[in-house]
Context: one part of a larger RNA
RNA sequence: GGAUGAACGCUAGCGGCAGGCCUAAUACAUGCAAGUCGAACGGUUCCGCAAGGGAUAGUGGCAAACGGGUGCGUAACGCGUAAACAACCUGCCCCAAACUGGGGGAUAGCCCGGCGAAAGCUGGGGUAAACCCGCAUAGUCUCCCUGGGUGGCAUCACCUGGGUGAGUAAAGGCUUCGGCUGGUUUGGGAGGGGUUUGCGUCUGAUUAGCUAGUUGGGGGGGUAGUGGCCCACCAAGGCGAUGAUCAGUCGGGGCUCUGAGAGGAGGGUCCCCCACAUGGGCACUGAGACACGGGCCCAACUCCUACGGGAGGCAGCAGUAGGGAAUAUUGGGCAAUGGACGUAAGUCUGACCCAGCCAUGCCGCGUGGAGGAAGACGGCCCUCUGGGUUGUAAACUCCUUUUAUCAGGGAAGAAGAGCACUGAUGCGUCAGUGUGUGACGGUACCUGAGGAAUCAGCACCGGCUAACUCCGUGCCAGCAGCCGCGGUAAUACGGAGGGUGCAAGCGUUGUCC
Numbered sequence: 001g002g003a004u005g006a007a008c009g010c011u012a013g014c015g016g017c018a019g020g021c022c023u024a025a026u027a028c029a030u031g032c033a034a035g036u037c038g039a040a041c042g043g044u045u046c047c048g049c050a051a052g053g054g055a056u057a058g059u060g061g062c063a064a065a066c067g068g069g070u071g072c073g074u075a076a077c078g079c080g081u082a083a084a085c086a087a088c089c090u091g092c093c094c095c096a097a098a099c100u101g102g103g104g105g106a107u108a109g110c111c112c113g114g115c116g117a118a119a120g121c122u123g124g125g126g127u128a129a130a131c132c133c134g135c136a137u138a139g140u141c142u143c144c145c146u147g148g149g150u151g152g153c154a155u156c157a158c159c160u161g162g163g164u165g166a167g168u169a170a171a172g173g174c175u176u177c178g179g180c181u182g183g184u185u186u187g188g189g190a191g192g193g194g195u196u197u198g199c200g201u202c203u204g205a206u207u208a209g210c211u212a213g214u215u216g217g218g219g220g221g222g223u224a225g226u227g228g229c230c231c232a233c234c235a236a237g238g239c240g241a242u243g244a245u246c247a248g249u250c251g252g253g254g255c256u257c258u259g260a261g262a263g264g265a266g267g268g269u270c271c272c273c274c275a276c277a278u279g280g281g282c283a284c285u286g287a288g289a290c291a292c293g294g295g296c297c298c299a300a301c302u303c304c305u306a307c308g309g310g311a312g313g314c315a316g317c318a319g320u321a322g323g324g325a326a327u328a329u330u331g332g333g334c335a336a337u338g339g340a341c342g343u344a345a346g347u348c349u350g351a352c353c354c355a356g357c358c359a360u361g362c363c364g365c366g367u368g369g370a371g372g373a374a375g376a377c378g379g380c381c382c383u384c385u386g387g388g389u390u391g392u393a394a395a396c397u398c399c400u401u402u403u404a405u406c407a408g409g410g411a412a413g414a415a416g417a418g419c420a421c422u423g424a425u426g427c428g429u430c431a432g433u434g435u436g437u438g439a440c441g442g443u444a445c446c447u448g449a450g451g452a453a454u455c456a457g458c459a460c461c462g463g464c465u466a467a468c469u470c471c472g473u474g475c476c477a478g479c480a481g482c483c484g485c486g487g488u489a490a491u492a493c494g495g496a497g498g499g500u501g502c503a504a505g506c507g508u509u510g511u512c513c
Base pairs, nucleotide, nucleotide: 001513002512003511004510006509007508008507009506010505013365014364015363016362017361018360019358020357021323026321027320028319030318031317032316035062036061037060040059041058043056044055045054046053047052069276070275071274078201079200080199081198082197083196084195085194088193089192090191093189094188095187096186097185098184099183100182101135103133104132105131110125111124112123113122114121115120141167142166143165144163145162146161147160148159149158150157151156172181173180174179202248203247204246209239210238211237214236215235216234217233219231220230221229251273252272253271254270255266256265257264258263278299279298280297281296282295301312302311303310304309329355331354332353333352337351338349339348340347341346368399369398370397371396378390379389380388381387382386405449406448407447408446409445413440418435419434420433421432422431423430424429457502458501459500460499461498462483463482464481468497469496470495471494472493478485479484
């Protein structure tokens, strides 16, 4: 000098854009943050004369594994990069092929009882489905037996056949009756994931030896799948001064800061990956979790209790206490973008979009412009009837009106979807026109009005280092980044006048280069 998620002191007009618990992964009151579907199902209920329409506790489906938070742990194939899988999985979506026959059963809701303070539990009866279970059908699916061909990189892979072989499927709903949508099996794709490997990835040798599922084998179990992942058996290996093991510290990267570069330092916001969800363990469901707002167990803590027993998890958004030098609102809206569900209308969405607070930062604007010498008054200084300086500064004259105030107008962000009409069509649909939707917000922006009106501080002035005098003080009080100032004329302390530098900021402190 540059930089900062900064803090502190003094000061403070506005706007745009960004950022805002770095500490206690401490504890949490309250509200909200994941639902949706009646076009899967039987009921219940409301409106209605009816037709029909609305609501919905429960069953069922899909979602809840995304999105959002945090950085505890982790020195690791965790991450980065480059590869491999002939050892793998993949819901929704896209393409292609085939099928969708016929039966049975249970259970919630509901009704009748019982227990409990509650959370909730329980007996009996009876009921539906796309819930559950057989049966049929079956090929380019799986397994078994058995041929042929091609290829490779070892285990092998691919293609094409045969078998009286064995096994496994399905669900309907809506309809204007045209159809639409779903279901099952198989192959492929896209996107997503899993596994493995080369290389890279902090410090300490005042840590030198470490290792028993340890290293390998063939066999088995398990898994989507390879594998000591697990198991029995067998062998005795495996790692290490190219630093094993141990200890300390730490999420990694894209990037950011600095620097001419090489390098050094950092990893906040944003994006990608990983890990975690009070501490620890475990599995269930599922295409996907060993699951933040699911479950079970142990533990600590908090709360309720009728003392028998129960409930909870903000490292989601706000907010509270605490800690701290220090970090915001218990705000508005789903209008946009995106997501879940749904045919759709739509519902939900503290994701997101906005607004609020904070000079925390960057950028921009303003606090007026021109003229004006009696060089005014006042202040300060001096060689003191006077001179210098403040200083064109003020007054005064003319001008402007950014900004502020008031008044008027007033957006873009909106494309749609749906609905209505018209047209085209093989018929799904497509096209056109109209209608229709804004939290921000009466905001941005524009126009007008009057009036210089509404707006400057902070640090420094011995040298480094731009900027000097007077007074006070007298090694005192004090200053200080270094050198050093102060003991009676201090440009170094304190005040004043003047000056210098930055400027809605200026200084100080911390940290990095």